Record summary:
The RNA shown here (c-di-GMP-I riboswitch aptamer) has 95 nucleotides and comes from Paenibacillus sp. Taxonomically the source falls in Paenibacillus (Bacteria, Bacillota, Bacilli, Caryophanales). The prediction has a mean pLDDT of 86.
[in-house]
RNA sequence: AUCGAACAAAGGCAAACCCGUCGAAAGGCGGGGACGCAAAGCCACGGGUCUAAGACGUAAGCAUUCGCUUAUGGGAUGAUCGCCGGGUUGCUCUA
Numbered sequence: 001a002u003c004g005a006a007c008a009a010a011g012g013c014a015a016a017c018c019c020g021u022c023g024a025a026a027g028g029c030g031g032g033g034a035c036g037c038a039a040a041g042c043c044a045c046g047g048g049u050c051u052a053a054g055a056c057g058u059a060a061g062c063a064u065u066c067g068c069u070u071a072u073g074g075g076a077u078g079a080u081c082g083c084c085g086g087g088u089u090g091c092u093c094u095a
Stems, first nucleotide, its partner, number of pairs: 002095001004093002012037002017032006035082001041088003045085003048080003056073007
């Protein structure tokens, strides 16, 4: 330095759930809490998945000047790195 993750060692992170908070939501953040994780460190680059506010389209109703209300459709510019791949950084040890 490279591959790997058996045996150890020092440690690290923190699912669900609960409380608070931000958000339209998905979800994020903080505290508690541990299901698990050799990158469950970081990055939305590719794919997947989640949500659908505003705007737009359609239908109906109200109004009959601007428009308003309800339902519905597609759809990220939103989210997820603890979904996969990729990039990048790191601890220990075997070879």

It matches the Rfam family "c-di-GMP-I riboswitch aptamer". Rfam describes the family as follows. GEMM was predicted in a large-scale screen for bacterial structured RNA regulatory elements. The sequence is in RNAcentral, with records from Ribocentre.